[in-house]
RNA sequence: GCGAGUAUGGUGUAAUGGUAGCACAAGACCCUUCCAAGGUCUUAGUGAGAGUUCGAAUCUCUCUACUCGCU
Numbered sequence: 001g002c003g004a005g006u007a008u009g010g011u012g013u014a015a016u017g018g019u020a021g022c023a024c025a026a027g028a029c030c031c032u033u034c035c036a037a038g039g040u041c042u043u044a045g046u047g048a049g050a051g052u053u054c055g056a057a058u059c060u061c062u063c064u065a066c067u068c069g070c071u
Base pairs, nucleotide, nucleotide: 001070002069003068004067005066006065007064010024011023012022013021018054026042027041028040029039030038047063048062049061050060051059
């Protein structure tokens, strides 16, 4: 330099262009003499920019970061 892949809450992981789910974690409350366990609720997310579309995490382009391959 060229090519391919990945990027979603704090962590891991789903989502065939149509309300972004789940688990763990965190917080509050309940339960308990206390702790642990358990129950209920809450908080929190699509790497950045642009385009297509009535509508984009999803399709297209560029950039960024990481991984792999070629030279």
Molecule: transfer RNA
Organism: Phototrophicaceae bacterium